A computed fold for an 80-nucleotide RNA from an Alphaproteobacteria bacterium, annotated as transfer RNA. The prediction has a mean pLDDT of 81. Rfam family: tRNA. It was read from a public genome assembly.

RNA sequence: GCGGGUAUGGCGGAAUUGGUAGACGCACCAGAUUUAGGUUCUGGCGUGAAAACGUGGGGGUUCGAGUCCCUCUACCCGCA
Numbered sequence: 001g002c003g004g005g006u007a008u009g010g011c012g013g014a015a016u017u018g019g020u021a022g023a024c025g026c027a028c029c030a031g032a033u034u035u036a037g038g039u040u041c042u043g044g045c046g047u048g049a050a051a052a053c054g055u056g057g058g059g060g061u062u063c064g065a066g067u068c069c070c071u072c073u074a075c076c077c078g079c080a
Stems, first nucleotide, its partner, number of pairs: 001079007010026003019063001028044005046053002056072005
């Protein structure tokens, strides 16, 4: 240099044919239980005052994009 793949909450990891983003698990926080801790149960857990925004960055297509198209970045694999 060329080709292919991956990128989603703190972590792992889903999301059908483009149609409610974050299921499920772990971690964490609060409460109940306990003398205490653990276990178990309940609720919470991105940003924001709210409206709203949020899938590596930017742009495009579409009524609608994590998903399709272009480009860039990082990492992985192969070829030279």